[in-house]
RNA sequence: AGAUGGCCGGAUGGCCGCGGGGCUUCGCAAGAAGCGUCGAGGAAAGUCCGGGCUCCACGGAAACACGGUGACGGAUAACAUCCGCCGGGGGCAACCCCAGGGAAAGCGCCACAGAAAUGACACCGCCUACCGGCCUAAAGCCGCGGCAAGGUUGAAAUGGUGCGGUAAGAGCGCACCGCGUCCUUGGCAACAAGGGUGGCACGGCAAGCCCCACCGGGAGCAAGACCAAAUAGGGACGGCACGUAAUCCGUUUCCGGAUAGCCGUCCGGGUAGGUCGCGAGAAGCGGCAGGCAACUGCCGUUCCAGAGGAAUGGCCAUCUAUCGCGGGCAACCGCGUGGACAGAACCCGGCUUACAGGCCAUCU
RNA sequence: GCCGGCUUAGCUCAGUUGGUAGAGCAACUGAUUUGUAAUCAGUAGGUCGCGGGUUCGAACUCCUGCAGCCGGCACCA
Numbered sequence: 001a002g003a004u005g006g007c008c009g010g011a012u013g014g015c016c017g018c019g020g021g022g023c024u025u026c027g028c029a030a031g032a033a034g035c036g037u038c039g040a041g042g043a044a045a046g047u048c049c050g051g052g053c054u055c056c057a058c059g060g061a062a063a064c065a066c067g068g069u070g071a072c073g074g075a076u077a078a079c080a081u082c083c084g085c086c087g088g089g090g091g092c093a094a095c096c097c098c099a100g101g102g103a104a105a106g107c108g109c110c111a112c113a114g115a116a117a118u119g120a121c122a123c124c125g126c127c128u129a130c131c132g133g134c135c136u137a138a139a140g141c142c143g144c145g146g147c148a149a150g151g152u153u154g155a156a157a158u159g160g161u162g163c164g165g166u167a168a169g170a171g172c173g174c175a176c177c178g179c180g181u182c183c184u185u186g187g188c189a190a191c192a193a194g195g196g197u198g199g200c201a202c203g204g205c206a207a208g209c210c211c212c213a214c215c216g217g218g219a220g221c222a223a224g225a226c227c228a229a230a231u232a233g234g235g236a237c238g239g240c241a242c243g244u245a246a247u248c249c250g251u252u253u254c255c256g257g258a259u260a261g262c263c264g265u266c267c268g269g270g271u272a273g274g275u276c277g278c279g280a281g282a283a284g285c286g287g288c289a290g291g292c293a294a295c296u297g298c299c300g301u302u303c304c305a306g307a308g309g310a311a312u313g314g315c316c317a318u319c320u321a322u323c324g325c326g327g328g329c330a331a332c333c334g335c336g337u338g339g340a341c342a343g344a345a346c347c348c349g350g351c352u353u354a355c356a357g358g359c360c361a362u363c364u
Numbered sequence: 365g366c367c368g369g370c371u372u373a374g375c376u377c378a379g380u381u382g383g384u385a386g387a388g389c390a391a392c393u394g395a396u397u398u399g400u401a402a403u404c405a406g407u408a409g410g411u412c413g414c415g416g417g418u419u420c421g422a423a424c425u426c427c428u429g430c431a432g433c434c435g436g437c438a439c440c441a
Stems, first nucleotide, its partner, number of pairs: 001364008010319007018039003022035005041341001045352002048350005053220004058256007066216005072084004086100001087098004101211002106209002108205003123151002125147003131143004159177006178200001179198008224276004234267007246259002269440003283302008320339001323336005365437007374389004383420001391407005413430005
C1' cells in the first nucleotide's frame, strides 16, 4: 500500500417530559396521584425473494396455460440465500467476478460494410502439371480448368503454429495445441489426468421463441374474527335455478361433499366506534459435542417496544470521535464546532440500497 | 401499511420481430405588412429519469438496482 472477515456506530450522570404493562393510595364510578420497570435499527428502508399466519366452504387427482429457478454436492421451514467444490475470466499476490443447462430438436435474427454472414463464399489474387488449340517439339499465348495460402470488410470469415508436400494449394501427410469420440484411473458428482482414435465435420445470440429438469393455487393484517351504532334491509344489469346447474380468485376435466334465492358488477344509503389478531419466538446470550464450512443437536440462562396516525425527546455538566483555526521539527498542546444513514406499524429468514467515523483479527 | 401504473425536445405525445430518434404546439431567422397577428419558407433544440449487465449493437414492450411522480383500498345493510 492492498485484500478478506467480524464488531461498534457516541459514553456517563442530573433535571424536565412522552408511550406501554405492573403495584399502591384516594374515589360509588369515571378517573386522579405516587412508586417502580420496559421503550428502535444495522439497515426498522426498498418491498426484490422465501416462509409463518389468515381468508378464499373443505379435501383429493389430472391436463393445459402462466411465472420462476438453472454446473455439482450439501445446509435450511423455505429461498433467487448461505457453505463447500468444479469450470471460465481478472489480478504480481492475498483475493475478486460469473442469470454457469441445451445452438450436431426445431423456428427466428446477425443492420452497415464486405466476394461471402450459414446451403458458407470467390472481388483482388495464386497456378498453368494434366487435356485441347495456335504449331511438329520446347518456350510462350489462349481455352478448358485447378486453388483458397495472402489482401480487403466486419463484433464474428469454418481449426492454430511449424515442417513436409504441390503447378499453385489444401488435414493432403506428419508433430504439438485445440475440438469431437472411445477407454482407463481418481472423485458421491460437476469434473480432472492419462492413453487410443477420428478428421476438421460442429460460427454467434436462448437476460429472442423454444427444448430439458425442478419448483409454484390465489390474495394479503386495510388478511380475518367478535361486539356495538346507524340506514331506504333498496334499485339496475348479467349468470344460474328444485335435483344437478351455479358459486368455489388463471382455464378445463374428474371424484367425494356444502349452500336451497344464490352469486358477480355498478348505482344509491349508513358508520368512521371498541376488543382480539399483537409478540416466549425457525428468539437472544454462554458452554459442550458433531461437521472443512453453511449449519445442527444438547445443557444452562434471559425476557427484550408494541399502543392510536403513531411515544422513544429536550436541556445542562464531564469525557470522547470528526472538522476548522493557531502554535510546535515531531509526539502533541490550546481555542472553537459538535455526531453519518436513518425512525418499528402482524412476525421471521435473506438479498439489495444508504451510511460521518472508529475498533479488532487474518492474509498478500 | 398493501397493490398497480408512468418517466422520450420547453409542453402534449408517437416510436415491435433490438440496427442512424420523430409529429403537433411553442422558440428563433427570413419573406409578406406602415406595424402586429395570421400565413409561407427555413433553422436550432434530445446524457430517451439515473446506474449496471446481456448483446457486435439497447429509448426498447431484453434483464436488474435506484430516484421521482400518479392512482386504488376500510366496515355495515
Predicted 3D model of RNase P RNA and transfer RNA as a complex of 441 nucleotides.
It holds a member of the Rfam family "Bacterial RNase P class A". The family's RNA type in Rfam is ribozyme.